[in-house]
Context: one part of a larger RNA
RNA sequence: UUGGGCGUAAAGCGUCCGCAGGCGGUUAGACAAGUCUUUAAUUAAAGCUUUAAAGCUCAACUUUAGAGAUAUUAAAGAUACUAUUUAACUUGAGGAUGUCAGAGGUAGAUGGAAUUCUUGGUGUAGGGGUGAAAUCCGUUGAUAUCAAGAGGAACACCGAAAGCGAAGGCAGUCUACUGGGGCAUUCCUGACGCUCAUGGACGACAGCGUGGGGAGAAAAGAGGAUUAGAUACCCUCGUAUUCCACGCCGUAAACGAUGGAUACUAGCUAUUGGAGGUGUCGACCCCUUCAGUGGCGAAGCUAACGCGUUAAGUAUCCCGCCUGGGAAGUACGGUCGCAAGACUAAAACUC
Numbered sequence: 001u002u003g004g005g006c007g008u009a010a011a012g013c014g015u016c017c018g019c020a021g022g023c024g025g026u027u028a029g030a031c032a033a034g035u036c037u038u039u040a041a042u043u044a045a046a047g048c049u050u051u052a053a054a055g056c057u058c059a060a061c062u063u064u065a066g067a068g069a070u071a072u073u074a075a076a077g078a079u080a081c082u083a084u085u086u087a088a089c090u091u092g093a094g095g096a097u098g099u100c101a102g103a104g105g106u107a108g109a110u111g112g113a114a115u116u117c118u119u120g121g122u123g124u125a126g127g128g129g130u131g132a133a134a135u136c137c138g139u140u141g142a143u144a145u146c147a148a149g150a151g152g153a154a155c156a157c158c159g160a161a162a163g164c165g166a167a168g169g170c171a172g173u174c175u176a177c178u179g180g181g182g183c184a185u186u187c188c189u190g191a192c193g194c195u196c197a198u199g200g201a202c203g204a205c206a207g208c209g210u211g212g213g214g215a216g217a218a219a220a221g222a223g224g225a226u227u228a229g230a231u232a233c234c235c236u237c238g239u240a241u242u243c244c245a246c247g248c249c250g251u252a253a254a255c256g257a258u259g260g261a262u263a264c265u266a267g268c269u270a271u272u273g274g275a276g277g278u279g280u281c282g283a284c285c286c287c288u289u290c291a292g293u294g295g296c297g298a299a300g301c302u303a304a305c306g307c308g309u310u311a312a313g314u315a316u317c318c319c320g321c322c323u324g325g326g327a328a329g330u331a332c333g334g335u336c337g338c339a340a341g342a343c344u345a346a347a348a349c350u351c
Base pairs, nucleotide, nucleotide: 004322005321006320007305008304012319014202015201016200017199021195022194023193025089026088027087028086029085030084033082034081035078036077037076038075039074040073041072042071048068049067050066051065052064053063054062055061092192093189094188095187096185097184098183099182100181104178105177106176107175108174109173110172111155116150117149118148119147120146121145122144126137127136163170164169207248208247209246210245211244212243216242217241221237222236223235224234259318260317261316262315263314264313267296268295269294270293271292272291273290274289275288276287277286300307301306324351325350326349333344334343335342336341
């Protein structure tokens, strides 16, 4: 390069934004660069394809003669498509107006339950823990119970296959600020679009730095058990951590193990948000439609499992990635990082 692939066999970047690049809606005109046709010139020899013949006994092979393919240049023409350009359009995209739902985000305020601790009251010998125990707590009065107070963290019920967000993720309540989305109207702009190497931003947990905070839980650690042993599982303690602010880190089975966009292709059912309609005293129910989230399933696809209008079906465009197992996501080099390490990424050798 060609061909084949990427849910589970190797393979979709964690997610988004986005420059270059690639691709790109409808109508009419211009142009003739790509494209196509004709003619002419050229395309050494060899090679390739092919026709006829010759030489090795045949063939392969070699030789002779001819034609062609391919490519370039010039001229004349064609104009469907692509490009360029002119003018226009509204379906894509965006905006406007109205309306709606939501744990979307940030900041502040605030509430109750529970655990722990402190103080006081009542009260007395146990409590706790386990398969059973022990370490442990308790006559300096525990556990239990009542009252008051302190402090930190998390928000029962509602709660759902529910909702929102690009992903990570988001849940007591209220307020302020703020992002995105759906539907309806069809009013405006008039292709403004899709994707995106490099780049940028965000990115759970754990970890790191500085300063706070520290109730509960709890790596490490200590002790008690268990056991042949027990550096564990169980128990009693317990520090980092978990929480807050600021700054790093940049990884996850970051999963739907399924990149994004657009169009098309049976249905049934449940549910969330909107709009319209029939009907009704009114609501629910019912019908239609748009947008989401689930279950099942025709055709089709798939190695099978399964997927199936939320496709893994049928197609187009753009990006990423794969090419036997191990060595290895390692070494070396480079970039980034305070470090931990991250990213990029081989080979020898071996099966």
Background: The part of an RNA shown here (small-subunit ribosomal RNA, central domain) has 351 nucleotides and comes from an uncultured bacterium. The full RNA is in RNAcentral, with records from ENA and SILVA. The prediction has a mean pLDDT of 87. Rfam family: Bacterial small subunit ribosomal RNA.